RNA sequence: UGCCGCGUAGCUCAGCGGCCAGAGCGCCCCCGUCACGUGGGGGUGUGCGUGGGUUCGAUUCCCACCGCGGCGA
Repeated sequence: UGCCGCGUAGCUCAGCGGCCAGAGCGCCCCCGUCACGUGGGGGUGUGCGUGGGUUCGAUUCCCACCGCGGCGA
C1' cells in the first nucleotide's frame, strides 16, 4: 500500500428492509447440600463501531472513515 472477511449483551454467536433485536454461556434469587458443585424452579440485558446516503421505513442496502483478522506486494 492493494484485496478479502469481520465489528450485535460481560463472553461466544444468530438475525428476508417493517421483530418489543434474540440464543447459549454468564449473573441474581429460591429449593436442595454440612458446604461447594451438579440438578430443578424463577428472574436478569442503557447491546447493532462512527459519520453520511438510499428508502415511507436501515442492525440489514450503498459510500467514507475507525478498529480487528487473513492474503498479496

This is a predicted structure of a 73-nucleotide RNA (transfer RNA) from a Phycisphaeraceae bacterium. The source organism's lineage runs through Bacteria, Planctomycetota, Phycisphaerae, Phycisphaerales and Phycisphaeraceae. Rfam family: tRNA.